A computed fold for a 1481-nucleotide RNA from an uncultured bacterium, annotated as small-subunit ribosomal RNA.
The prediction has a mean pLDDT of 83.
Rfam family: Bacterial small subunit ribosomal RNA.
C1' cells in the first nucleotide's frame, strides 16, 4: 500500500474489458486580462535562395600604395582537432562502473638543469611574358625570414651490450658503473620567443572484470579463423599486417544469423520492488551530400581543409569549372504540429597578439506561442418590495435565479495618464603612486549598458479595462421543463433513444476547475493481470501417454583444514547538475544561491568472524543397493495341446415353409431349406470360475501345459559405505484406427448394394457383404492414453472390508509389513469434494497456465511410404467464453396422488331449415369493443323515432351543461294559434298568472336578452401512463413470515420424511419452534324437530254454507322469529397403544348430509380510457352542439350458440288431476259480452298469504300405422289485431291457403355421478311494443363408473439441464447476399545480406627508377656519389560490372478457409433418456 462498474433469475469463485489518479518537448476545439520562470521540428540524416557563424599576429621577413597615420595581399607562427550541431550507424569494451597500462602520447601552462657556436642554397610576393569565357594555371628573372638545409658542442637523451644492488613479478622495473652509435637550436627594438633533457599538471590512446535489447519459427558457426616463430608497423601491446608452422577457436550459461536502438547521469510514476522513457541541462560515443583515401599537425583520417568515385542543383563562350545549414536567422517539401532572415560583443567564455584591440549566430538579450510551473487581478461592505425579467409548479397563488440586481457607501492591485529612475548588475583593462622575494600586491583617478526609459517608485480619474469551458443515467459531485420518436443523435464501460427520455438537442437551475477548461494521443498507476517482494495447474487456462537416463539444480550422520559465498569493521570511489532536509535571495511562489548536511542502496580494496553452504580429508550406518531363504501373481515371450459354440461340406430323416420385424418386405426355399441325427472340416475367441481380486511403468494382460524371463513383497545379528532423488535434451515401450511385403480368413463388419421407415431418410431398423479385424516381419506415434490428480522424501485423531508374506496365540483372536477399496477427524477448498493410496502441513527437481473466437489453423522446420503427427503464430473480432453450487421452469426422466380426465353409461353437436353472434364481403355508413382454452345468445336486463356513438343534409358558436365579470331588462311560467320550412330554427299574434328577503337603494338572490373572455364540451387517442372492477389457472391446496440453526453466499431448514385426508386435514418422528393468508369452520338456504305467535293462512273436534263461506278453534299444514339435533359421539375390527379407515346401532340426516356465498400469495403488460373517475396528447364556428332521414337489420360464403324436427316413448282429438318461485296501480285485470282468434267493449277486486297474472304441461282414453305421411314446418299469398307521433326499410301476434330441407347426420367433437343427466312446463328482469336468449322455479325422473395403462389438466418428492423472454427455451452446419482481414498464387517489382569472377579512381605501401636533381660529400673543374622527385610495374582497394543464392516486402488472375451482418434458405446434430446417452483418437 483505497477502489469502483461489467458474465447470472440471483449467489460464489475464476477470468478479461473498463473507469477515477499522476504525467506530457504535446496536437486539436471553444475561450482569453497581467507579470514571472522556464521550454519550443518527437516527421524527410529531405532539398536548400541570401546573409552571417573562424580568424589572428606589423614586436618573424620582404613588399606595394600613400607625405603620413595606416591600408593591402604574399612568405611565416599559432588557431582553424575547442566552441556549436545532430542521432544515421553501433548489440559493440559502444556506454555504465571497478580495476590495469612493468606495452604508451600530451601543442599552449608551470617547476627544474643545460644551451643558443659558425654557415650555406632557394622561393612567394614582384617583375616581365605566355595559355584559359572563368576557376586558375605555365615560362623566365631576381629576393627576405623565427621558412628550409649542412657543420660544430653535448647530456641524466634514444638505440644496442655488460656487471652490481634494490623492489616487484606472468614478461620486469628503478637506481649506479661503463663500453659504443645517433641527434639540437632562431631569432627581435626591452618585453617576448626558441632548443635539449627531466618532472609536474591537463588530456588522450590501450587492455580487462563485471553490467547494459528481442527472436531457437535463427543451431551449428569460423581459414587470419585459434596458437606459435620470426619480421613489418604504431605513441604503444596485439593477427594490427606478411611469412612459415601447428589445428585450433566459439557455442543450448544461446554461438552465429534477423530485426530494433546511440549509452549514461537522469525523468514519469509507483508503498516499495519493479515498468516505461533518454526532450531541455550534464558527461561519452557516432556522424557531416552517399562512399573511399590519405596529408599537415602535439592531436584530425578533419562539419564552414584536401584528393578521388557517386548521386544532385548551378554557371559555361561546351573545352571546362562551382557546391554541400545534422552552425545561427531564413524557405520549400513532410506533417496534427514547433518561433525572428532582431540587438550586442557590455557581461561570462574562446583563438590570435606583449598589449591596445580584433574575431565570436558560443554566450548575453529582445520579439512570437496560454505550450508548461508559478503568482495576481476581473472590486468590497451594506442593501427584501425578497423589484422587474427568465424557468418550474399542486397556477386568484407559490418556488428558484436571490443579496443576486438596482441602490448607498468604500479601495484602487491590474490597465490608463503624467513624473521620477545612467539604482543593482562594474569589476577589470588603462593611468599615476605605493610595496615586492620580481612571480604580483594595494591605493587614488578615469573611460565602457545591447538589454532600457527597462525594473522600481510616486501622483491622477475612475468600479471604471478583465470569465470562460467541460460535465450534471450508475461508475462520479451535480434534476427539472420543452422538442425528438430505434429518427435525428449519445457512448470510457454497462448502456442510452420505438409519443411522458434526469443519458440526444435546446432552456432554466445545479457541480467541477478556473485564464483556462475539454478531447485526442503516449506512459505508469490501479494490474497480485508475467506474481523476487507476490499467482497458479482434480472440474475455472494449465501435470509430459509411461519409464530409463545425460548435462544441470537439491541432497543423510560425525570430526577436522581452509575461508570461495556468508556476516561484521574500516577505506578508496560512486563528476557536476537532479531527488531530500536546512538556512538564504527575488514583495510570495515558480526559480536560483550555499567550499550546509544527508542519499546515491553500486564497485573495488584490506581487517577479522566461521553457526550455514562450498572444497578438501578422514570416518559412521539409519537413505540406497547387495547377499541369504520364502513367497505370489491373467507380469512378458515361444512352443504344444482342449473342450463348447459358430459357419461349410457329405449322407441320412423330413416337408412347405424359414427367416426377419414396431409391422414388413428384401433373402433362403420343392433343383427339397428350416428343424434333427452322423460324420468331416475351418478359423478365430475362451463360458462357469470371476470378485470396486491380482500383475505391470504405462499401454495392457484371462482355456490347459511346457521352456526362457522381467518384477515386487516378507523374514535375516549377512555385505559395501551416500554409492542418493529429480531430470532440460536424448533414448525405448506406447489401445485402436491405419500403412507396406507375404500369409490366413470361421464369425463380426466401415465401404457398398438392396428391402422398411419418412414429407425426405446418402441415418437409427432389416437381409447380405468387401476392406479390416488373426498371424509373421517393418512402419505410423495418436486417445476422454483419465485419478482429468508429475515423480520422491518425511510428519499429521480414527473406524471398517479385502489381497500376499512374517510372529504370537488361551485358537476367540491380537501384533507388525507391503498392497487395494469404503466411511470419516483436523486441516484445505470457489464449491462439489479430498482427507497416511490428500487436493492436508512441509522440502528437491521437472513440465505447463495467462480472456474468448480465430487455431492446434497458417507459414517455416523436423518426423513419416502414406494418412497425418511434433513445434507452433498474426491479422481481425467480441465483452464477454468458462467453473461449482443455488431458486425455478421444462423433459417423448422416475416415484406418489387428484379432477367427467379417460374408461364405464345417458343426451347431444357437427349433415337439414329458422333464430342469434363473429368473420368475411359490401355500403355513404353497415359505430365501437371483446380473439385459443379463458371473443363469437359476448359488452346488449331487449337498435322502427330515441337509444346511437356511424352516414347524408341542413344548422349554432361562451355553446345543450357549469362557475366567474359587465351591460340591458324584468320575476316568471303556462296555454291558445298562425306564416316560412323535412325538422332544428326563424317571424309574428293573443289569453292567463306575477317570487323571496331588504338596511327599501332597481339594494341583494334568481331569471331572460347581449357583450368579452377565462372556459365549455370531445363515446377523440393511449388499458403498454393509471385507479377501480372483471375473467383465468382454481375452490388447485398451496403462498409466506419471525426467531433459532446450518451454507462464504445465492439459499435451506420449518413445508421434507413414515401414516392420513376433500384439503399443508390430522398424527407421529425430525434443529427447529412458533405465526400469518389460504383449507375447514363461522353465515345463507334445503331435509327432522321443539317452543313463541296465529291474520291474509289452517280446519281435528263442535256449528254453519254451494263453498273454510261464516261463527269458533290454532290441534295440524303453512308462515317466520328463537332455539334443539350430527360430534366417527357409541359398539366390533384394523392401524403404531396414533391420525384415520372399514362395518354396524341409533336416528329426518353419518362421516365435508345436499346446495349457496365465499377465490391465498401469484400469473396472463389478460379485458375494460364506450359504465365511472383519471395523467399526457390532440380538436376548439369543431374531432364540440341541434334536427331531419338513412344505417348499426345489407349477403356469393366461412365458423360458434341455440331453437324446431326428421315421428309411433310419436302426431291429431278428448279428458281434466297435482306444482313452486315470482309479479302488479300510467299496474295485474277476475266476471260478462263480441270476434274462428289476435283482441275489443264494459267492468267486481286488489298497492296483494286476501284480489289478480294463473291454463301449468308432460299426465290418461281415442285415433291414426310407417308414408316425405294426420311428421315437419320453412317460404309466399290474402286478411286482419296490438303497441307506438310513427311498423316501407325493419316489430310482434292471429286467421285463411301455400306446405321447402329434413328419413337420425362424415372427420371430429361437447355435456353429465343423483333428485343429477334427459324430458315437461312456469316465472321474472329490462320493455311503449318485440325472446329460440338470460335468470330463477317446480314437475316426471334414469344408466353406469372394471380401473388409472393411456389422452388433457394439476399437486408433492425426486433426477437431469448448454433453459431464465424459462422448450412456443436454447441451438449447428451448409447454401444465398453484403462487408473486413487473412493463406495460397503462374508470376512480377523492389529493398538488403552473401559467395564467386571481372573491372580497379584516388592514396598509402613495396619495387624499380632509363628521365629529372639547388643545400650535403668527392672533384680545380667537367663530373660523380649520397639524398629525393616525376614516371613505370606490383600487390591492396572504394565505385561500378557479370552470375548465383539466400532473406524481407509490395502488387497478383484465379483460389481456400475464417470473421462480422433484427426478421433470407434447407434441415435439426447438441442441451431432458433431446426422442438412436453423449464425448476421445
Nucleotide at each position: 500500500a483505497g477502489g469502483g462498474g461489467u458474465u447470472u433469475g440471483a449467489u460464489c469463485a475464476u477470468g478479461g474489458c473498463u473507469c477515477a489518479g499522476g504525467a506530457u518537448g504535446a496536437a486539436c476545439g471553444c475561450u482569453a486580462g497581467c507579470g514571472g520562470c522556464a521550454g519550443g521540428c518527437u516527421u524527410a540524416a529531405u532539398a536548400c535562395a541570401u546573409g552571417c557563424a573562424a580568424g589572428u599576429c606589423a614586436a618573424g621577413g620582404g613588399g606595394u600604395a600613400g607625405c603620413a597615420a595606416u591600408a593591402c595581399a604574399c612568405c611565416g607562427g599559432c588557431g582553424g582537432a575547442c566552441g556549436g550541431g545532430u542521432g544515421c550507424g553501433u548489440a559493440a569494451c559502444g556506454c555504465g562502473u571497478a580495476c590495469a597500462c612493468a606495452a604508451c602520447a600530451u601543442a599552449c601552462c608551470c617547476u627544474u638543469a643545460a644551451g643558443c657556436g659558425g654557415g650555406g642554397g632557394a622561393u612567394a610576393g614582384c617583375a616581365u611574358u605566355g595559355g584559359g569565357a572563368a576557376a586558375c594555371u605555365g615560362a623566365u628573372g631576381g629576393u627576405a625570414a623565427u621558412a628550409c638545409c649542412c657543420c660544430a658542442u653535448g647530456g641524466u637523451g634514444u638505440u644496442g651490450g655488460a656487471u652490481c644492488a634494490u623492489g616487484g613479478c606472468a614478461u620486469c622495473a628503478u637506481g649506479a658503473u661503463u663500453c659504443a652509435a645517433c641527434u639540437a637550436a632562431a631569432g627581435g627594438u626591452u618585453a617576448c620567443a626558441c632548443u635539449u633533457a627531466a618532472g609536474g599538471a591537463u588530456u588522450g590512446g590501450u587492455g580487462u572484470g563485471c553490467g547494459u535489447a528481442u527472436g531457437a519459427u535463427u543451431a551449428g558457426c569460423u581459414a587470419g579463423u585459434u596458437g606459435g616463430u620470426a619480421g613489418g608497423g604504431u605513441a604503444a601491446c596485439g593477427g594490427c599486417c606478411u611469412a612459415c608452422c601447428a589445428a585450433g577457436g566459439c557455442g543450448a550459461u544461446g554461438a552465429u544469423c534477423a530485426u530494433u536502438a546511440g549509452g549514461g547521469g537522469g525523468u514519469g510514476u509507483g508503498a516499495g520492488a519493479g515498468c516505461a522513457u533518454g526532450a531541455c541541462c550534464c558527461c561519452c560515443c557516432a556522424c557531416a551530400c552517399g562512399g573511399g583515401u590519405a596529408c599537415u599537425g602535439a592531436g584530425a583520417c578533419a562539419c564552414g581543409g584536401a584528393c578521388c568515385c557517386g548521386a544532385c542543383u548551378c554557371c559555361u563562350a561546351c573545352g571546362g569549372g562551382a557546391g554541400g545549414c545534422a552552425g545561427c536567422a531564413g524557405u520549400a517539401a513532410g506533417g496534427a504540429a514547433u518561433a525572428u532572415u532582431g540587438g550586442a560583443c557590455a557581461a561570462u567564455g574562446g583563438u590570435c597578439g606583449g598589449a591596445a584591440g580584433a574575431c565570436u549566430g558560443a554566450u548575453c538579450c529582445a520579439g512570437c506561442c496560454a505550450u508548461g510551473c508559478c503568482g495576481c487581478g476581473u472590486g468590497a461592505a451594506g442593501g427584501a418590495c425578497g423589484a422587474a425579467g427568465g424557468c418550474g409548479c399542486u397556477c386568484u397563488g407559490c418556488g428558484u435565479u436571490g443579496u443576486a440586481a438596482a441602490c448607498u457607501u468604500c479601495u484602487u492591485u491590474u490597465g490608463g495618464a503624467c513624473a521620477g529612475g545612467a539604482a543593482c548588475a562594474a569589476a577589470a583593462a588603462g593611468u599615476c603612486g605605493g610595496a615586492u622575494g620580481c612571480g604580483u600586491c594595494c591605493g587614488g583617478c578615469c573611460c565602457u549598458g545591447a538589454g532600457g526609459g527597462u525594473a522600481c517608485u510616486g501622483u491622477c480619474a475612475g468600479a471604471a479595462u478583465a470569465a470562460g469551458c467541460a460535465c450534471c443515467g450508475g461508475c462520479u459531485a451535480a434534476c427539472u421543463c420543452c422538442g425528438u420518436g430505434c429518427c435525428a443523435g449519445c457512448a470510457g464501460c454497462c448502456g442510452c433513444g420505438g409519443u411522458a427520455a434526469u443519458a440526444c438537442g435546446g432552456a432554466g437551475g445545479g457541480u467541477g476547475c478556473a485564464a483556462g477548461c475539454g478531447u485526442u494521443g503516449u506512459c505508469c498507476g490501479g494490474a497480485a493481470u508475467c506474481a523476487c517482494u507476490g499467482g497458479g495447474u482434480u472440474u475455472a487456462a494449465a501435470g509430459g501417454g509411461u519409464g530409463c537416463g545425460u548435462a544441470g539444480g537439491c541432497g543423510g550422520u560425525u570430526c577436522g583444514u581452509u575461508a570461495a559465498g556468508u556476516c561484521a569493521g574500516u577505506u578508496g570511489u560512486g563528476a557536476a547538475a537532479u531527488u531530500c532536509c536546512c538556512c538564504c535571495g527575488c514583495u510570495u511562489a515558480a526559480c536560483g544561491g550555499g567550499a550546509g548536511g544527508g542519499a546515491c542502496u553500486g564497485c573495488g580494496a584490506u581487517u577479522g568472524a566461521u553457526a550455514c553452504u562450498g572444497a578438501u580429508g578422514a570416518a559412521c550406518u539409519u537413505g540406497a543397493a547387495u547377499c541369504a531363504g520364502g513367497u505370489u501373481g491373467a507380469g512378458g515371450u515361444a512352443g504344444g495341446c482342449g473342450g463348447a459354440a459358430u459357419g461349410u461340406g457329405a449322407c441320412a430323416u423330413g416337408u412347405a415353409g424359414c427367416g426377419g420385424u414396431g409391422a414388413a418386405a428384401u433373402g433362403c426355399a420343392u433343383a427339397g431349406a428350416u428343424a434333427u441325427g452322423u460324420c468331416a472340416u475351418a478359423g478365430a475367441a475362451c463360458a462357469c470360475c470371476g470378485a470396486u481380486u491380482g500383475c505391470g511403468a504405462a499401454g495392457g494382460c484371462a482355456g490347459c501345459u511346457u521352456g526362457c524371463u522381467g518384477g515386487a513383497c516378507c523374514u535375516g545379528u549377512a555385505u559395501u559405505g551416500a554409492c542418493g532423488c529429480u531430470g532440460a535434451g536424448g533414448c525405448a515401450c506406447g489401445a485402436a484406427a491405419g500403412c507396406g511385403u507375404g500369409g490366413g480368413g470361421a464369425g463380426c463388419a466401415a465401404a457398398c448394394a438392396g428391402g422398411a421407415u419418412u414429407a425426405g431418410a446418402u441415418a437409427c431398423c432389416c437381409u447380405g457383404g468387401u476392406a479390416g479385424u488373426c498371424c509373421a516381419c517393418g512402419c505410423c506415434c495418436u486417445a476422454a492414453a483419465c485419478g482429468a490428480u508429475g515423480u520422491u522424501u518425511a510428519c499429521u485423531u480414527g473406524c471398517u472390508g479385502u489381497u500376499c508374506g512374517g510372529c504370537c496365540u488361551u485358537c476367540g483372536g491380537g501384533c507388525g509389513g507391503a498392497g487395494u477399496g469404503g466411511c470419516g477427524a483436523a486441516g484445505c477448498g470457489a464449491a462439489a469434494g479430498c482427507g497416511a493410496u490428500a487436493a492436508g502441513u512441509a522440502a528437491a527437481c521437472c513440465a505447463c497456465c495467462u480472456g474468448g473466437g480465430g487455431a492446434g489453423u497458417a507459414c517455416g522446420c523436423c518426423g513419416g511410404c502414406a494418412a497425418c503427427g511434433g513445434u507452433g503464430a498474426a491479422a481481425c473480432u467480441c465483452a464477454a467464453a468458462g467453473g461449482a453450487a443455488u431458486u425455478g421452469a421444462c423433459g417423448g426422466g422416475g416415484g406418489c396422488c387428484c379432477g367427467c380426465a379417460c374408461a364405464a353409461g345417458c343426451g347431444g353437436u357437427g349433415g337439414a331449415g329458422c333464430a342469434u353472434g363473429u368473420g368475411g364481403u359490401u355500403u355513404a355508413a353497415u359505430u365501437c369493443g371483446a380473439a385459443g382454452c379463458a371473443a363469437c345468445g359476448c359488452g346488449c336486463a331487449g337498435a322502427a323515432c330515441c337509444u346511437u356513438a356511424c352516414c347524408u343534409a341542413c344548422c349554432c358558436u361562451u355553446g345543450a351543461c357549469a362557475u366567474g365579470u359587465c351591460c340591458a331588462g324584468u320575476a316568471u311560467g303556462a296555454c291558445c294559434a298562425c306564416c316560412a320550412g323535412a325538422g332544428a330554427u326563424g317571424g309574428a299574434g293573443g289569453u292567463c298568472u306575477u317570487c323571496a328577503g331588504u338596511u327599501c337603494g332597481g339594494c341583494u338572490g334568481g331569471c331572460u336578452g347581449g357583450a368579452a373572455c377565462a372556459c365549455a364540451g370531445g363515446u377523440g387517442c393511449u388499458g403498454c401512463a393509471u385507479g377501480g372492477c372483471u375473467g383465468u389457472c382454481g375452490u388447485c391446496a398451496g403462498c409466506u413470515c419471525g426467531u433459532g440453526u446450518c451454507g462464504u453466499g445465492a439459499g435451506a431448514u420449518g413445508u421434507u420424511g413414515g401414516g392420513u385426508u376433500a384439503a399443508g386435514u390430522c398424527c407421529c418422528g425430525c434443529a427447529a419452534c412458533g405465526a400469518g393468508c389460504g383449507c375447514a369452520a363461522c353465515c345463507c338456504u334445503c331435509g327432522c324437530u321443539u317452543c313463541u305467535a296465529g291474520u291474509u293462512g289452517c280446519c281435528a273436534u263442535c256449528a254453519u254454507u254451494c263453498a273454510g263461506u261464516u261463527g269458533g278453534g290454532c290441534a295440524c299444514u303453512c308462515u317466520a322469529g328463537a332455539g334443539g339435533g350430527a360430534c366417527u359421539g357409541c359398539c366390533g375390527g384394523u392401524g403404531a397403544u396414533a391420525a384415520g379407515c372399514c362395518g354396524g346401532a341409533g336416528g329426518a340426516a353419518g362421516g365435508u348430509g345436499g346446495g349457496g356465498a365465499u377465490g391465498a400469495c401469484g400469473u396472463c403488460a389478460a379485458g375494460u380510457c364506450c359504465u365511472c373517475a383519471u395523467g399526457g396528447c390532440c380538436c376548439u364556428u369543431a374531432c364540440g352542439g341541434g334536427u331531419a332521414g338513412g344505417g348499426c337489420u345489407a349477403c356469393a360464403c366461412a365458423c360458434g350458440u341455440g331453437c324446431u324436427a326428421c315421428a309411433a316413448u310419436g302426431g291429431c282429438g278428448g279428458u281434466g288431476a297435482c306444482a313452486g318461485u315470482g309479479g302488479g296501480c300510467a299496474g295485474c285485470g277476475a266476471c260478462a259480452c263480441a270476434g274462428u282468434g289476435a283482441u275489443g267493449u264494459g267492468a267486481u277486486g286488489c298497492u296483494a298469504a286476501u284480489c289478480u297474472c294463473u291454463a301449468a304441461a308432460a299426465g290418461c282414453c281415442g285415433u291414426c300405422u310407417c308414408a316425405g305421411u294426420u311428421c315437419a314446418g320453412a317460404u309466399c299469398g290474402c286478411a286482419g289485431u296490438c303497441u307506438g307521433c310513427a311498423a316501407c326499410u325493419c316489430g310482434a301476434c292471429u286467421g285463411c291457403g301455400u306446405g321447402a330441407a329434413g328419413u337420425u347426420g362424415g372427420a371430429a367433437u361437447c355435456g353429465c355421478u343423483a333428485g343429477u343427466a334427459a324430458u315437461c312446463g312456469u316465472a321474472g328482469a329490462a320493455c311503449a311494443g318485440c325472446a329460440u336468449g338470460c335468470u330463477a322455479c317446480g314437475g316426471u325422473g334414469a344408466a353406469u363408473a372394471c380401473g388409472u395403462u393411456c389422452c388433457c389438466g394439476g399437486g408433492c418428492c425426486u433426477u437431469g439441464u448448454a433453459c431464465a423472454c424459462a422448450c412456443c427455451g436454447c441451438c449447428c452446419g451448409u447454401c444465398a447476399c453484403a462487408c473486413c482481414a487473412u493463406g495460397g498464387g503462374a508470376g512480377u517489382u523492389g529493398g538488403u545480406c552473401a559467395u564467386a569472377c571481372c573491372u580497379g579512381a584516388a592514396g598509402a605501401c613495396g619495387g624499380u627508377g632509363u628521365u629529372c636533381u639547388a643545400a650535403c660529400c668527392c672533384g680545380c673543374a667537367a663530373g660523380g656519389g649520397a639524398g629525393g622527385a616525376a614516371g613505370c610495374c606490383g600487390g591492396c582497394c572504394a565505385c561500378g560490372g557479370u552470375a548465383u543464392g539466400g532473406u524481407c516486402a509490395g502488387c497478383g488472375a484465379c483460389u481456400g478457409g475464417g470473421g462480422u451482418g433484427a426478421a433470407g434458405u434447407c434441415g435439426u446434430a447438441a442441451c431432458a433418456a433431446g426422442g438412436u446417452a453423449g464425448c476421445c483418437a